[in-house]
Record summary
Model confidence (mean pLDDT): 82 of 100. c-di-GMP-I-GGC riboswitch aptamer from Peptococcaceae bacterium UBA5767, 83 nucleotides, folded computationally.
RNA sequence: UGUGACAAAGGCAAACCUAGUGAAAACUAGGGACGCAAAGCCAAGGGCCUUCGCAUCAAGUGCAUGGCAGCCGGUUUCCGAAA
Numbered sequence: 001u002g003u004g005a006c007a008a009a010g011g012c013a014a015a016c017c018u019a020g021u022g023a024a025a026a027c028u029a030g031g032g033a034c035g036c037a038a039a040g041c042c043a044a045g046g047g048c049c050u051u052c053g054c055a056u057c058a059a060g061u062g063c064a065u066g067g068c069a070g071c072c073g074g075u076u077u078c079c080g081a082a083a
Base pairs, nucleotide, nucleotide: 003080004079011036012035016031017030018029019028020027021026034070040075041074042073045072046071047068048067049066051064053063054062055061056060
């Protein structure tokens, strides 16, 4: 550099439940483990979700708002075999 053992140490925590926040998406705390070698961090790139707001008769769409990193991407990195 690269790689991810039925290895060791340590780590995270889906669904669901309880409480709280929010208009919603969703988030926070506790419980709980489906999974994860970056399931650490980044929302300024693509993508997805949201509708308290604006345009539009409406539907839909656009703008704007907020969110998702456990979708892709960017970035940093623990440990240690085989190759």
Record summary
Lineage of the source: Bacteria > Bacillati > Bacillota > Eubacteriales > Peptococcaceae.